[in-house]
RNA sequence: AGAGUUUGAUCCUGGCUCAGGAUGAACGCUAGCGGCAGGCCUAACACAUGCAAGUCGAACGGUAACAGCACUUCGGUGGCUGACGAGUGGCGCACGGGUGCGUAACGCGUAUACAAUCUACCUUUUACAGGGGGAUAGCCCAGAGAAAUUUGGAUUAAUACCCCAUGGCAUUGGGGACCAGCAUUGCAUUUUAAUAUUAAAGGUUACGGCAAAAGAUGAGUAUGCGUUCUAUUAGCUAGAUGGUGUGGUAACGGCACACCAUGGCUACGAUAGGUAGGGGCCCUGAGAGGGGGAUCCCCCACACUGGUACUGAGACACGGACCAGACUCCUACGGGAGGCAGCAGUGAGGAAUAUUGGACAAUGGGCGCAAGCCUGAUCCAGCCAUGCCGCGUGCAGGAAGACUGCCCUAUGGGUUGUAAACUGCUUUUAUACAGGAAGAAACACUCCCUCGUGAGGGAGCUUGACGGUACUGUAAGAAUAAGGAUCGGCUAACUCCGUGCCAGCAGCCGCGGUAAUACGGAGGGUCCGAGCGUUAUCCGGAAUCAUUGGGUUUAAAGGGUCCGUAGGUGGAUAAUUAAGUCAGAGGUGAAAUCCUGCAGCUCAACUGUAGAAUUGCCUUUGAUACUGGUUAUCUUGAGUUAUUAUGAAGUAGUUAGAAUAUGUAGCGUAGCGGUGAAAUGCAUAGAUAUUACAUAGAACACCGAUUGCGAAGGCAGGUCACUAACCAUAUACUGACGCUGAUGGACGAAAGCGUGGGGAGCGAACAGGAUUAGAUACCCUGGUAGUCCACGCCGUAAACGAUGGAUACUAGCUGUUGGGCUUCGGCUCAGUGGCUAAGCGAAAGUGAUAAGUAUCCCACCUGGGGAGUACGUUCGCAAGAAUGAAACUCAAAGGAAUUGACGGGGGCCCGCACAAGCGGUGGAGCAUGUGGUUUAAUUCGAUGAUACGCGAGGAACCUUACCAGGGCUUAAAUGUGGUCUGACAGCUUUAGAGAUAGAGUUUUCUUCGGACAGAUCACAAGGUGCUGCAUGGUUGUCGUCAGCUCGUGCCGUGAGGUGUCAGGUUAAGUCCUAUAACGAGCGCAACCCCUGUUGUUAGUUGCCAGCGAGUCAUGUCGGGGACUCUAACAAGCCUGCCGGUGCAAACCGUGAGGAAGGUGGGGAUGACGUCAAAUCAUCACGGCCCUUACGUCCUGGGCUACACACGUGCUACAAUGGCCGGUACAGCGGGCAGCCACUGCGCAAGCAGGAGCGAAUCCACAAAACCGGUCACAGUUCGGAUCGGAGUCUGCAACUCGACUCCGUGAAGCUGGAAUCGCUAGUAAUCGGAUAUCAGCCAUGAUCCGGUGAAUACGUUCCCGGGCCUUGUACACACCGCCCGUCAAGCCAUGGAAGCUGGGGGUACCUGAAGUCCGUCACCGUAAGGAGCGGCCUAGGGUAAAACUAGUAACUAGGGCUAAGUCGUAACAAGGUAGCCGUA
Repeated sequence: AGAGUUUGAUCCUGGCUCAGGAUGAACGCUAGCGGCAGGCCUAACACAUGCAAGUCGAACGGUAACAGCACUUCGGUGGCUGACGAGUGGCGCACGGGUGCGUAACGCGUAUACAAUCUACCUUUUACAGGGGGAUAGCCCAGAGAAAUUUGGAUUAAUACCCCAUGGCAUUGGGGACCAGCAUUGCAUUUUAAUAUUAAAGGUUACGGCAAAAGAUGAGUAUGCGUUCUAUUAGCUAGAUGGUGUGGUAACGGCACACCAUGGCUACGAUAGGUAGGGGCCCUGAGAGGGGGAUCCCCCACACUGGUACUGAGACACGGACCAGACUCCUACGGGAGGCAGCAGUGAGGAAUAUUGGACAAUGGGCGCAAGCCUGAUCCAGCCAUGCCGCGUGCAGGAAGACUGCCCUAUGGGUUGUAAACUGCUUUUAUACAGGAAGAAACACUCCCUCGUGAGGGAGCUUGACGGUACUGUAAGAAUAAGGAUCGGCUAACUCCGUGCCAGCAGCCGCGGUAAUACGGAGGGUCCGAGCGUUAUCCGGAAUCAUUGGGUUUAAAGGGUCCGUAGGUGGAUAAUUAAGUCAGAGGUGAAAUCCUGCAGCUCAACUGUAGAAUUGCCUUUGAUACUGGUUAUCUUGAGUUAUUAUGAAGUAGUUAGAAUAUGUAGCGUAGCGGUGAAAUGCAUAGAUAUUACAUAGAACACCGAUUGCGAAGGCAGGUCACUAACCAUAUACUGACGCUGAUGGACGAAAGCGUGGGGAGCGAACAGGAUUAGAUACCCUGGUAGUCCACGCCGUAAACGAUGGAUACUAGCUGUUGGGCUUCGGCUCAGUGGCUAAGCGAAAGUGAUAAGUAUCCCACCUGGGGAGUACGUUCGCAAGAAUGAAACUCAAAGGAAUUGACGGGGGCCCGCACAAGCGGUGGAGCAUGUGGUUUAAUUCGAUGAUACGCGAGGAACCUUACCAGGGCUUAAAUGUGGUCUGACAGCUUUAGAGAUAGAGUUUUCUUCGGACAGAUCACAAGGUGCUGCAUGGUUGUCGUCAGCUCGUGCCGUGAGGUGUCAGGUUAAGUCCUAUAACGAGCGCAACCCCUGUUGUUAGUUGCCAGCGAGUCAUGUCGGGGACUCUAACAAGCCUGCCGGUGCAAACCGUGAGGAAGGUGGGGAUGACGUCAAAUCAUCACGGCCCUUACGUCCUGGGCUACACACGUGCUACAAUGGCCGGUACAGCGGGCAGCCACUGCGCAAGCAGGAGCGAAUCCACAAAACCGGUCACAGUUCGGAUCGGAGUCUGCAACUCGACUCCGUGAAGCUGGAAUCGCUAGUAAUCGGAUAUCAGCCAUGAUCCGGUGAAUACGUUCCCGGGCCUUGUACACACCGCCCGUCAAGCCAUGGAAGCUGGGGGUACCUGAAGUCCGUCACCGUAAGGAGCGGCCUAGGGUAAAACUAGUAACUAGGGCUAAGUCGUAACAAGGUAGCCGUA
């Protein structure tokens, strides 16, 4: 010091979360020791038991207990002595110790004051102590009562109580002089004097008493400043504020009372309510701050709850008293007792906090002359890892890198790991034994010195709870001692197995749906370590409340606008003052704490000592620049005046024209109107249209413009009256009068409200017509409120420039409005616009009209939702407005910009995309594939385009993966190694459906090395089982579309852009021009193959013009290379030439030439990528699964089923045709288990013979076409399905289930609805042929081949698909997107609510204990005084009415959350009616 998280990515804004530190902590797992600290945070809840305050015989009367002594009649007696129970008396008990209820206060902190006060014990000084008196406790006697306790009688003492005297440096009080103080005034100092009042105590030699003064200590009182939250608490107060007098107090004072006056506090927050002891300090933080108030110290308050006083120097008293109340206990029922928030301890509460310990040895306290006694203060010990600190659990060597475990795998290994074993060394700690402290100084006593009725010093002697503790030594032996959390990122640390959106994890993001580094286990690693994690709380990070140190155009945030009060702030010069400010000095800021130095415990924690610090407050002295105060002056800020303009500025009146509507009259006839199209509506009772006249209300065309005016809202025909404003110019005047502005006031669009008018047009609601699945809408026809006027309310708007006001400063260019000057070029002032510089900004943008640089003032913001909601309050006639939360919930919500994708956005362009044409499909029959259904099985896959004559380019068996049944379990193939045998096999036969099983028979070769075959053993099996969403490879599609990228440079904070855009052009990102880009790559094109022309070479199996031979005829033969052809190499076409257009690229032309003309035609060739597209069943492969079966063999069946639906085809429906006869012309390719000429037989399929050919040699009739004949429009001489019969061929086998032939039969069908497909030339259409697969074939399929051979394209508006540019976006899984609201279901918190139940406080009235005070007093007392009685006040109690607050409640309202509910589709694109704001 930062990090994670919003997005496809980016930059911001902004919240949430994490890493750090801390704790009086708790919980989980674990645990060796010591030191020092700490230890009921909750119930100020209730308490059993013990202890926590006594002491003094040197005050007194005395003698209950103990000891001694004396006497003794041994029963006892004697206070005689040491001592001492109970009692009188003195001092103490107001300290020490505990707790934090109350308290928002002079309670606390700090600084002052007391001239307004007191102070026992202690110290110092001065003075005094004379004389009397009466009681009383105890003891004794007699009672009452259960007890606590108490009554009566007799007797007695004091340092207990009372009286008299003495006295002043005491108290009271009148007067004078001097002096001092801020003041009330005073008498400190000096002096004078009158009056009145008050003292005492002894004891017995050691101590005490009384009066006065001073000191010290402690206490009391007053004041300045500081000290929590709420304004949804705005007014509070009657002893209240002050005065006079009196009382009271130690003392001032409304402290109390009588009278008088009416004050006092408050927006700088009174009053009310909530919460809380305050401080030194503690935690955190760089600091400023924020949080806390345990332990230790200071102050306060309290002592079961409330009240009251007494005693005393001091209390309204924790272990005192009285009264009331609640609670507990005892009781003989009459009555009594008690107060742990002292130390232990108990119960309860709670997540949670200790022993009913030892000692007064030390320190301190009380009493005492002292010894001493008391002391749960204190010092120690016990318990607890609660914290901090320290130590240890060993150290060194040791590689066969051991075994096990775990992991990978190419089987080699890696890791645990020098770790272990093993060898050597050490002994802290623990254990045993032995020694053994410091803390102790004293007091008292004895002696000595100084000295002396006192005191100080020295020496000796005595005293230890802790504790046989700390510490030291010796002995033996690695011996006695390691865990917790974590390992996806943040955040250090990774693999395997299990699980399979389950179980679970999680601080945030998130992980888990069959290969999880995130769950659980294991191995390994990391971090800390006697601890480690979790939870809770606080600070930090968070500049996320911002003084230091934030913001407000669009992210949350500028008030709708102006005026103006308080407040804040403010121009120039001079003087003065010294409040702020600055400097010096003094006082204080307790100690402890923090920091620094040094020191003591072996170190440290801890402690001691010294210093620094304590940032503060007060006093005083000085400085005077700045701010403030006071005084004086000034003119530039501000204002006044004069002149000239300007404008839709305002208010009130008056007035014009156009348009519309209505009325009347005329003319005129059948429609008008309205829409996408219609209908409702109006109209023959005369509409619309048209002409004239009349009436009414509202709004003001043209001018008119990023024009003008106004504070904003807003303002528009003309004119008049009144009023206001602003600009410019110029002189004079005032002299800082200024700016801003909380609370407050005024104005404030539209809608709305009230009263009264008015009402033409428009037009919520409403009605009707359409649209639609619906249409409570959009569209149409009507139409009420309203819109208009006057008066009064409301007070809100996306009231926007989403930009508060004022002042100053900071480059320019160019329009425009109103002035002034001008040499007409322009300059200048005030407004209003555009573009830009610097700067600013997250960017968009802004940029002298700032969102720049500065100053002043106001307003507002602090994650999204809940919510501008609820409650409360104010305002309003109402509607509602203003102010304005919380619970709960999410991890985002948001801004700007980027790249894509998309749009029922735009522009440009292309394609058999449409259009123009030709032929089909959809209707029929059949073939084939699919779905569905069926089935034992109908194996599996492919499913929009991009599945469906697809995988399959050949399902009768096989194939075959499916089903039924029957078998086999290393079984098929291959390899390696070992062993054995000479067979196995073949043949025959039996059973069986077969696989298989059984029986019989026959028998190796050899060069002797072996070969071959079989059996057996071992190792490697097999799977068309799953996952194409784990994969490779292959393929489809967008698409043969023209795109997709990179390097360097440049621009941008960045994602990214540029290049690739723009203008042309092209089939093309093809090329040219321009250009912050310059180049390059993959694509395009070209290179490759076929075809079209020619040439050269070659000439068999091909060819045959010329020559020759031969045949009925045929290149048949000799020959020939001319031609065709074959197959190699070349040539040719390049916009090359010409003309036109154009800068060029290029385009155009019936151009020339040419076989071919602008890519000549066709093929192969498929960029980056998209569809988790298809395929685990071509193959390969990870993982998972099966192993007498999901493997494998066999027989039979199935894949061929059949109410149905769809796709692709074939054949047709006929005369451009069918049938019969005749005559012609191909090319590709194939052929030996083959193609088969020819001959014979058969009607034919075919059969039987039989030449040729492994093929440019042999084999194969091309068909449509052409010629002739027949059929005349019909279910036919069309069509051929279906069925019957007879056969042929292949094959082990044609039943399920083959093809073909012949004879017979002769179905539907007469050109096909909505819809839809292909094709732009040798194409469509039509005709036949060949081949692969193959025994045969369900082939009408697929792939090729040739024959014949068209029509049409104006064109790009529309449909579909695509490319480029641009625009909008709330989409990015990318429109098959996103997303809103009601309803239904579950859960959660909240509001309202008839009521119910509490709580605290106040008011009024009644009653009223104890007690002080006052009065009285016939009783007691000599007196002082007391009992009694009465009065005032009051705690408590009761009653009443209201207010506040909390809980709960039938019912009810909205809100939030929740994978797959319902209805629609409101928003995001022009979201399909642009959206949004206010209002009804």
Small-subunit ribosomal RNA from an uncultured prokaryote, 1480 nucleotides, folded computationally.
It matches the Rfam family "Bacterial small subunit ribosomal RNA".